[in-house]
């Protein structure tokens, strides 16, 4: 230098054949249990969907470009 993947919640990931109110599981954080705690159960909270820019009525999804990470070649 070039080809390709990956970028959504503190973390781990899902959702990508465009239209649900943007999801889980966890972590925190509240409650019940308990002499205290631990498990364990219920519940809340957290989100510019890496940035910018296009196309669409309509974008996390498609397209351009950029970045930061990884494989690969050279």
């Nucleotide at each position: 230098c070039u080809a390709c993947c990956a970028u959504u919640a503190g973390c781990u990931c899902a959702g990508c054949u465009g239209g649900a109110u943007a999801g889980a599981g966890u972590a925190c954080c509240g409650g019940a249990u308990u002499c205290c705690g631990a498990u364990u159960c219920c519940g809340u909270u957290g989100g510019u969907c890496g940035a910018g820019g296009g196309u669409u009525c309509a974008a996390a999804u498609c397209c351009c470009c950029c970045a930061u990470g990884g494989u690969a070649g050279g």

A computed fold for a 74-nucleotide RNA from a Clostridia bacterium, annotated as transfer RNA. Its Rfam family is "tRNA". By type it is a transfer RNA. Its mean pLDDT, the model's own confidence on a scale to 100, is 81.